[in-house]
C1' cells in the first nucleotide's frame, strides 16, 4: 500500500424495484399473583457511522472520510 465486507433503538439483527424506520431480548406501566416469576395489554427509546451529490422524494444510489474484520502483497 491494495482488494471485499460490515456500521440500522440499550443488545443481536431484518428492512424485497428508492415511497411512513420495524422485530426478539431488554426497559417503563397496568392487568394477573399474598408477593415474585410467567403471561397478556399498552408505551418511551433512532441525526439509519460522519460529510458531500443525484433525485419530486435516499437506511437504500455515486462520491469522499472515519471504525472494525478478512484476504493479498
Nucleotide at each position: 500500500g491494495g482488494g471485499c465486507c460490515a456500521a440500522u433503538a440499550g443488545c443481536u439483527c431484518a428492512g424485497u424495484u428508492g415511497g411512513u424506520a420495524g422485530a426478539g431480548c431488554g426497559c417503563u406501566g397496568c392487568a394477573u399473583u399474598c408477593g415474585c416469576a410467567u403471561u397478556g395489554c399498552a408505551g418511551a427509546g433512532g441525526u439509519c457511522a460522519g460529510g458531500g451529490g443525484u433525485u419530486c422524494g435516499a437506511a437504500u444510489c455515486c462520491c469522499c472520510u472515519u471504525u472494525g474484520g478478512u484476504c493479498c502483497a
Record summary:
Model confidence (mean pLDDT): 82 of 100. Transfer RNA from a Candidatus Moraniibacteriota bacterium, 73 nucleotides, folded computationally. It matches the Rfam family "tRNA". About the family: Transfer RNA (tRNA) molecules are approximately 80 nucleotides in length. The family's RNA type in Rfam is transfer RNA. Lineage of the source: Bacteria > Bacteria candidate phyla > Candidatus Moraniibacteriota. It was read from a public genome assembly.